This is a predicted structure of a 103-nucleotide RNA (TPP riboswitch aptamer (THI element)) from a Gammaproteobacteria bacterium. It matches the Rfam family "TPP riboswitch aptamer (THI element)". Rfam links the family to the GO term thiamine pyrophosphate binding. Rfam describes the family as follows. Vitamin B(1) in its active form thiamin pyrophosphate (TPP) is an essential coenzyme that is synthesised by coupling of pyrimidine and thiazole moieties in bacteria. It was read from a public genome assembly, where an Rfam model found it. The coordinates come from a structure-prediction model, not an experiment, and the mean pLDDT is 76. The organism belongs to Gammaproteobacteria, within Bacteria. Of the family's consensus pairs, 90% are formed in the model.

């Protein structure tokens, strides 16, 4: 002194569904609309929590999508070598390489 694993920092970017119950409004109807408990998947379902930042499947179209399961759903696959998407460190340091000094 150059790349760099892993981490950090500060700063962006993204999701929150399904079922069952009690209450209050509501409907022709558990129809629909707040609110609690519980329960299912997952990192993560409002947790100031979790992920994800161009080496980008965090997320988002397609999609009211297709095929498999569930008590029901992005619950598992496929679409997915598809089209989008948000970054910077002179902060630690792994490991690899250069130059120059010294013994």
């Nucleotide at each position: 002194u150059g790349a760099u694993a892993c981490a950090g920092c500060u700063a962006g970017g993204g999701g929150u569904g399904c079922c069952u119950u009690g209450c209050g409004c509501u409907u022709a109807a558990c129809u629909g609309c707040g609110u609690g408990g519980a329960g299912c998947u997952g990192a993560g379902a409002c947790a100031a929590a979790c992920c994800c930042u161009u080496u980008g499947a965090a997320c988002c179209u397609g999609a009211c999508c297709c095929g498999g399961a569930u008590a029901a759903u992005c619950c598992c696959g496929g679409c997915g070598u598809a089209g989008g998407g948000a970054a910077g460190c002179u902060u630690g340091g792994u490991u690899c390489g250069a130059g120059c000094u010294u013994u």